[in-house]
Context: one part of a larger RNA
RNA sequence: GAUUAAUGUUAGCGGUGCGCCUAACACAUGCAAGUCGAGCGAGAGUAUUUGAUAGCUUGCUAUUAGAUACAAAAGCGGCGAACGAGUGAGGAACAUGUUGGAAUCUGCCCCCAAGUCAGGGAUAGCGGAGAGAAAUCUCCAUUAAUACCGGAUAGUCUCUUUGGAGUAAAAAUUUAUUGCUUGGGGAAGAGCCUGCAUUCUAUCAGCUAGUUGGUGAGGUAAUUGCUCACCAAGGCUAUGACGGAUAACUGGUCUGAGAGGAUGACCAGUCACGAUGGAACUGAGAUACGGUCCAUACUCCUACGGGAGGCAGCAGUGAGGAAUCUUCCACAAUGGGCGAAAGCCUGAUGGAGCGACACCGCGUGAAGGAUGAAGGUCUAACGAUUGUAAACUUCUUUUCUGAGGGAGCAUUAAUGAGAGUACCUCAGGAAUAAGGGACGGCUAAAUACGUGCCAGCAGCCGCGGUAAUACGUAUGUCUCAAACAUUAUCC
Numbered sequence: 001g002a003u004u005a006a007u008g009u010u011a012g013c014g015g016u017g018c019g020c021c022u023a024a025c026a027c028a029u030g031c032a033a034g035u036c037g038a039g040c041g042a043g044a045g046u047a048u049u050u051g052a053u054a055g056c057u058u059g060c061u062a063u064u065a066g067a068u069a070c071a072a073a074a075g076c077g078g079c080g081a082a083c084g085a086g087u088g089a090g091g092a093a094c095a096u097g098u099u100g101g102a103a104u105c106u107g108c109c110c111c112c113a114a115g116u117c118a119g120g121g122a123u124a125g126c127g128g129a130g131a132g133a134a135a136u137c138u139c140c141a142u143u144a145a146u147a148c149c150g151g152a153u154a155g156u157c158u159c160u161u162u163g164g165a166g167u168a169a170a171a172a173u174u175u176a177u178u179g180c181u182u183g184g185g186g187a188a189g190a191g192c193c194u195g196c197a198u199u200c201u202a203u204c205a206g207c208u209a210g211u212u213g214g215u216g217a218g219g220u221a222a223u224u225g226c227u228c229a230c231c232a233a234g235g236c237u238a239u240g241a242c243g244g245a246u247a248a249c250u251g252g253u254c255u256g257a258g259a260g261g262a263u264g265a266c267c268a269g270u271c272a273c274g275a276u277g278g279a280a281c282u283g284a285g286a287u288a289c290g291g292u293c294c295a296u297a298c299u300c301c302u303a304c305g306g307g308a309g310g311c312a313g314c315a316g317u318g319a320g321g322a323a324u325c326u327u328c329c330a331c332a333a334u335g336g337g338c339g340a341a342a343g344c345c346u347g348a349u350g351g352a353g354c355g356a357c358a359c360c361g362c363g364u365g366a367a368g369g370a371u372g373a374a375g376g377u378c379u380a381a382c383g384a385u386u387g388u389a390a391a392c393u394u395c396u397u398u399u400c401u402g403a404g405g406g407a408g409c410a411u412u413a414a415u416g417a418g419a420g421u422a423c424c425u426c427a428g429g430a431a432u433a434a435g436g437g438a439c440g441g442c443u444a445a446a447u448a449c450g451u452g453c454c455a456g457c458a459g460c461c462g463c464g465g466u467a468a469u470a471c472g473u474a475u476g477u478c479u480c481a482a483a484c485a486u487u488a489u490c491c
Stems, first nucleotide, its partner, number of pairs: 001490003005487005012362006018355002020320001025318003029315003034079003039076002045070011086273003095198004100193002104190003109186008117151001119149002127140005157166003171178002199245003206236003211233008248270004252263004275296005298309004326352001328351003334348001335346004365395004375386004400428006409418001435480005440461003446475005456463002
């Protein structure tokens, strides 16, 4: 000098940041991923209206049949849910950073070209029956689609023995578009390979059998022992293999004249993880935090037959700890998902709340005022000092309180959570606002009294045993200041 700090004493305000470093410990409760009716069937219900029946107040109520409009919950289907948000357990290696590369894929978006034909059988829901405490499940009947399935067509697609063979589509409606299929390109993203760099340890010296290479198969979007069969016997290593320990990496941050040393909170990029271990499915993309399956531990419900769960999302609780916040407001802005749009969702985000935790800024009054008041302290008892300090006079109003006005953020038609906030004007009145540490030397700042190797102090040297500038108190002084000091860690 620095800090995601803590502790003690003290404390007026504002702005900007930051806020579980420990138990990747366990979690009550609420919310954090939905959306589309312009893909589909069905439709509780509401409103209007036509007819019939009943009551009958003769134009109102009820029931029933139909029409129109709106339309909840649920279901099929599409897209999203692989982003965003969190955490740093693991990992010393293509993980990260940087440099090159070839054997790849890519939903949505943009551009270009071509096409979009004729059909089929199911199924959820609804309805009926049943099982179960529940979670949920079974059977029967029935229905739709941009769900599913073959067929046709076919080139700038794929394979090819260059003869040929194979592969596609989905429609909606307000008629103007939006979709769908195939091929090519772009943008952006992802996977893979590679040179170099990347902690400590030799009280770890040898390690390795898919191991190293080849051939052939399989597999992948793609290269490769990625996997397998066979063949060869290789490969790494004191330039530290193998083993052990520790650790997310980087841009950066702190320090330092620099070289370097230390570090990786917040913000940004990458990686890894989602109670622990394993696995695949779906999909353009996951081996998927708020999906599935299996096992394990733990917790909960149970009618004991069986089930449910995963805050390292935002708040919040317990525990641990020296220690770290509200179960807040809003989608107004920015961004994201879906949708043609209106819009819906969004604990991302924008805000507010709490905390002197940090940095920055402001204030706690200004000018005058000497018989140098009183009081305190010291004294050689003369005086000195506190001290222009106070009182007193004049002034100001940053702050504060009250009242009035009042934004930008919203280039858009509407829409402002923040917020009657920031800010402006007026009024009132010095009014609401100073402490902490130190004073032997290092080190700026000393005297008196008390104590008497006691009580105590202390970062080092060291103070204290009767005149202590070093302990305690008082006065004075020095220093920093809404803070000050101590402790911890780094340079």